This is a predicted structure of a 68-nucleotide RNA (Fluoride riboswitch aptamer (crcB RNA motif)) from a Candidatus Acetothermia bacterium. NCBI's taxonomy places the organism under Bacteria, Bacteria candidate phyla, Candidatus Bipolaricaulota. Of the family's consensus pairs, 100% are formed in the model. It matches the Rfam family "Fluoride riboswitch aptamer (crcB RNA motif)". Its family is annotated with positive regulation of gene expression and response to fluoride in the Gene Ontology.
Order: sequence, then structure tokens, then C1' cells
RNA sequence: UAGAGCGCCGGCGAUGGAGUCCGCCGUCAACCGUCCGAGCACAUCGGACUGAUGACUCCUACCCAAAU
Repeated sequence: UAGAGCGCCGGCGAUGGAGUCCGCCGUCAACCGUCCGAGCACAUCGGACUGAUGACUCCUACCCAAAU
């Protein structure tokens, strides 16, 4: 100096907030949705589609239906 492992800490997991758990990353990182067609292509263009969760629970916003 570079790499690896462990601990601590920090960050991240396609739209907001919180708790718990799980996973990933260490700043040239993790992360930045899916499908179809064109395309050398993961780039780019066009079309279609799901969801406020990584998972569970709650709150908020939005959408649909019903009742008062």
C1' cells in the first nucleotide's frame, strides 16, 4: 500500500412516516420496478402493467365499493 475476515458505526432495499425482523453495501458501493416490440446492447425509443412494505404491523395520502 492492496486484499480478506470479525466487531462497532453509517448507508441502502422503484412514491411518505414509525416499530420489529431480514438482506445488501462501505462511497469507483449497496439502490434507482415489471412485461412486450424494435435494437449488437444492460444504451435508446414505443406500448402495456403492479405497488406508499425488502417482509410484517400501524399511521398518512391516493383509488374502488357499501352504509350512515